Two RNAs folded together computationally: RNase P RNA and transfer RNA, 440 nucleotides in total.

RNA sequence: CCAGUAGACCGGGUGACCGCUGGUCCGCCUUGCGCGGGCGAGAGGAAGGUCCGAGCUCCUCCGGGCGGCGCGCUGGGUAACACCCAGGCGGGGCGACCCGACGGAAAGUGGCACAGAAACACACCGCCCCGAUUUAUCGGGGUAAGGGUGAAAUGGUGGGGUAAGAGCCCACCGGCUCCGGCGCAAGCCGGAGGCCGGCCAAACCCCGCGCGGAGCAAGGCCAAAUAGGGGGGCUGCUAAGGGCGCCCGGCCCGAUGUCCCCGGGUUGGCCGCACGACCCCGUCGGCAACGGCGGGGCUAGAUUGAUGGUCACCACCCCGACUUGUCGGGGUACAGAACUCGGCCUACAGGUCUACUGGGCUU
RNA sequence: GGCGACGUAGCCAAGUGGUCUAAGGCGGAGGUCUGCAAAACCUCUAUUCGGCGGUUCGAAUCCGCCCGUCGCCUCCA
Repeated sequence: CCAGUAGACCGGGUGACCGCUGGUCCGCCUUGCGCGGGCGAGAGGAAGGUCCGAGCUCCUCCGGGCGGCGCGCUGGGUAACACCCAGGCGGGGCGACCCGACGGAAAGUGGCACAGAAACACACCGCCCCGAUUUAUCGGGGUAAGGGUGAAAUGGUGGGGUAAGAGCCCACCGGCUCCGGCGCAAGCCGGAGGCCGGCCAAACCCCGCGCGGAGCAAGGCCAAAUAGGGGGGCUGCUAAGGGCGCCCGGCCCGAUGUCCCCGGGUUGGCCGCACGACCCCGUCGGCAACGGCGGGGCUAGAUUGAUGGUCACCACCCCGACUUGUCGGGGUACAGAACUCGGCCUACAGGUCUACUGGGCUU
Repeated sequence: GGCGACGUAGCCAAGUGGUCUAAGGCGGAGGUCUGCAAAACCUCUAUUCGGCGGUUCGAAUCCGCCCGUCGCCUCCA
């Protein structure tokens, strides 16, 4: 210098003027949904998709069985997780490094179209043996080494062996089982045994772990207005109905009521709702995720939904012109809070920094 | 803002692992018949089953992520 890998970060800046939202303080009088003024605050890394996990709120979330849903190598982190960290294994890359829905297919059931003899137990061609014999075939048996079919064909390669063959025997490789060592574990290393019966669980299923339901339009308070109207179910002191799906048991709510449907009124205000698993710095423990301790900070709260616009200068990009470093014009991504957090995923113009890898050149 | 469902031809829709042309109806185009039409009959009408990726020998179908459409949810008595 070129090509690349991983991580962290920014994502226009400054000033002036005019607005918008909410906070606080002051003033005025018409004392209220009032007006005016001062001060300081006002979108994001994803605020997004709503895919997971929680906080919070309401429902009596009681027990058992069946079902349903989710997760799935191991250990750790965490409030929790399907997230994160570390490790293992498998795959990819020369490498830095990256990717992985990564439990079980000799527990059972099921599927494997077409082709093929056969898709889980199989002989079509071929090869070999025996028998018959019309000498060209037929019948019986053996054989998975060869051909053919297929996505997939009975561990692979080589040698020995055999009538022909075959883990039948041997060497190496792969798998499985057992033993020993190391590791918390996943697993790794070494040894022994011919033990070698396909694929699919993002098919049912088995194993292990976990899971009440609904959602801030949850829910609570105040105010206003209307016909506390009509229909149906239910019963007479326990019934309908309610308490995630079904069943069983128990319990609770349940009257002059209760449940469902239709109809009626309103389209207001306050709380929830901004101090929180919060942010920053230091230090200690830990490989790390993260945790402990100490110090400092307060950082949006709209409800038709504020967070914007104009001008000047600067930064970057594009286009055009020419006098080649100036001028003129245009542009600056994705997107925008709505109860709040932790993650994942998706979108994103341009730019900065750090560490590392491969190659080239120079010293 | 929250929750849920759906997406197959111009329209309505069947198919929920199997090849070979993804049923069927309406509509449209062409043809037969007719003097001309209508009706009837025949033929044609999905290059990607919303898009991308994965599992599988094989995906409209199973799984994940995006895109789009539709529905429900205020309070009071």

Rfam match: Bacterial RNase P class A. Rfam describes the family as follows. Ribonuclease P (RNase P) is a ubiquitous endoribonuclease, found in archaea, bacteria and eukarya as well as chloroplasts and mitochondria. The family's RNA type in Rfam is ribozyme.